[in-house]
A computed fold for a 91-nucleotide RNA from a sheep gut metagenome, annotated as THF (Tetrahydrofolate) riboswitch aptamer. The sequence is in RNAcentral, with records from MGnify. Its mean pLDDT, the model's own confidence on a scale to 100, is 76.

RNA sequence: CAGAGUAGGGUCCCUGCGUCAAGUGCUGCCGAAAUGGGGAGUUGUUUGGCAGACGAAGGCAAAUGCCGCGGUUGCGGACCCGCACCCGCUG
Numbered sequence: 001c002a003g004a005g006u007a008g009g010g011u012c013c014c015u016g017c018g019u020c021a022a023g024u025g026c027u028g029c030c031g032a033a034a035u036g037g038g039g040a041g042u043u044g045u046u047u048g049g050c051a052g053a054c055g056a057a058g059g060c061a062a063a064u065g066c067c068g069c070g071g072u073u074g075c076g077g078a079c080c081c082g083c084a085c086c087c088g089c090u091g
Base pairs, nucleotide, nucleotide: 001091002090003089008081009080010079011078012077013076014074016072017070018069019068026052027051028050029049030048031047032046033045037087038086039085058067059066060065
C1' cells in the first nucleotide's frame, strides 16, 4: 500500500400464513439483541410489547385441489450490496 472477513439489506427459487384479514407498512411510548477475528463504540441495523390511525382480489373446479392476490412467514439455497476507531489476519 492492497486484500479478506460482520450485523443486516435487496432479488430469485423453495416453503408456509392470510384472503371470513391476520400479516406487512405508518405514528407514539417502553424495552431487548447483536453489530467484520478481538476490544469498545456511537452510527446505522434488527427485534419484542402496548396504544392509535389506515387498509386489500379473489376466481375456477373434475371438490378439499388449482390459479391468483398480499409492498405476507423463514428453520433454507444462490447472487449482489455491506460498519468509521484501535489491535489483529493475508500478500